[in-house]
Parts: sequence; structure tokens; C1' cells
RNA sequence: AUAUGUCUUCGGGGCAGGGUGAGGAAGCUUGUAUAGCUUCCAAUUCCCGAUCGGCGGUAAAGCCCGCGACCUGCUGUUCAGACAGCGGUAGAUCUGGGGAAGUUCCAGAGCCGACGGUAUAGUCCGGAUGGGAGAAGGCAGUA
Repeated sequence: AUAUGUCUUCGGGGCAGGGUGAGGAAGCUUGUAUAGCUUCCAAUUCCCGAUCGGCGGUAAAGCCCGCGACCUGCUGUUCAGACAGCGGUAGAUCUGGGGAAGUUCCAGAGCCGACGGUAUAGUCCGGAUGGGAGAAGGCAGUA
């Protein structure tokens, strides 16, 4: 220094401000209707705008390759919940610049974001005090 085993810790961020008003409440009117009108409340979901970016690789990456998370099929274990193994599904980028090298840097203009709930959600609430790719370190230990 390295294969391997094992243990510990760590391991996801984000609507400022404005507009509209589904719906709700109170009041008024008279034609008493499931009506009209007024005022107030009312979307982090709609509109304008704002804002966020897990892990490994590689010239430093949300949008290049791969992995994880969500959902899901088969098989095994299980009373069940669930777990394990092998799979499936799974979003988005271009132009210019310098450079040996960049869809990664710089400049500019774009784009994307599981499921359930709720007024239509990347950003709120929930599964989740969960899981997790992996990161750091300790110990054992072979050549």
C1' cells in the first nucleotide's frame, strides 16, 4: 500500500412579493328561489414572478454514462408485516469562447423534477424518527 471481513459515524435542497378567486362566512334586497347584491376570508398547487439541485465516474455535471430514491414483476423466507435475490419502469441542453482535453469551466439562452392528500404541487402535508447510492474513520486479517 491492497483484496476481504466486521463495526461506528455521516449521508437532500427549495415560493420573497404580486394577481385571480374554486369555495366559505356575515350582511342586505324582495319576487321567498337551489335567487341577486355587498363586504370579508380564501391556492407555497392556477397566472406573473421567485427559488432548489442526492451519490460514483469523467476537466469541476440536476439535464453525458452509471447508481440510489418512488412505483412494480418473479422467486425464496415469513402467520403476517416485512426482508433477501434477480429483473422492469423511471425527467431534462443547446450555442459561443479560451483550452491538450469540458454537452462539466466562463458567457448567453433554455429545459426537467415519483407516489398519496389538498383548488391542479420539484418547493406545503404524508408514507419517512423510514430507506438509500455512497463518504469518512476504527478494528481484524492474507500475500
Record summary
The prediction has a mean pLDDT of 82. Predicted 3D model of a 143-nucleotide RNA (FMN riboswitch aptamer (RFN element)) from Ktedonosporobacter rubrisoli. The source organism's lineage runs through Bacteria, Bacillati, Chloroflexota, Ktedonobacteria and Ktedonosporobacter.